[in-house]
């Protein structure tokens, strides 16, 4: 391969159950499939735990600055209070956890998205 017969997958949707999710598995179900068998190779697609960026909220150490208090014999340091520390050939002085919000990001997946490998039931004319 024939709008054939035999035989086979099984979309969505429901239960269960893995997973952070995408998704996957078992049952149910049938929307569809001639490779909707099998391999995530390349390409598209989905998803973003982990992990980086950023911005906030707070902790923790750490540092600065003081014209305010104590305290001193004077200074100088220190104590307490109060303001501060993203970057900066230009801060006086900064680093680290954790929450939450936003971005990247596959090392996670879709073979029923497409290309590729591969391997196969049945039956005319």
């Nucleotide at each position: 391969g024939a709008u054939a017969a035999a035989g086979g997958c099984a979309a969505a949707c429901c239960c269960g159950u893995c997973g952070a999710a995408a998704g996957g598995c078992g049952g149910g179900g049938g929307c569809g499939c001639a490779a909707a068998g099998c391999c995530g190779c390349a390409g598209a697609c989905c998803u973003a735990a982990g992990c980086c960026c950023u911005g906030u909220a707070u902790g923790u150490c750490g540092c600065c600055c003081u014209u305010c208090c104590g305290g001193u014999g004077u200074g100088u340091g220190u104590g307490g209070g109060g303001g501060g520390c993203g970057a900066g050939g230009a801060u006086a002085a900064g680093a680290u956890g954790u929450g939450c919000a936003g971005g990247g990001g596959a090392u996670g997946g879709u073979g029923g998205c497409u290309g590729g490998g591969u391997u196969a039931c049945c039956g005319a004319a």
The RNA shown here (c-di-GMP-I riboswitch aptamer) has 125 nucleotides and comes from a soil metagenome.
The sequence is in RNAcentral, with records from MGnify.
It matches the Rfam family "c-di-GMP-I riboswitch aptamer". Its family is annotated with cyclic-di-GMP binding in the Gene Ontology.
The prediction has a mean pLDDT of 79.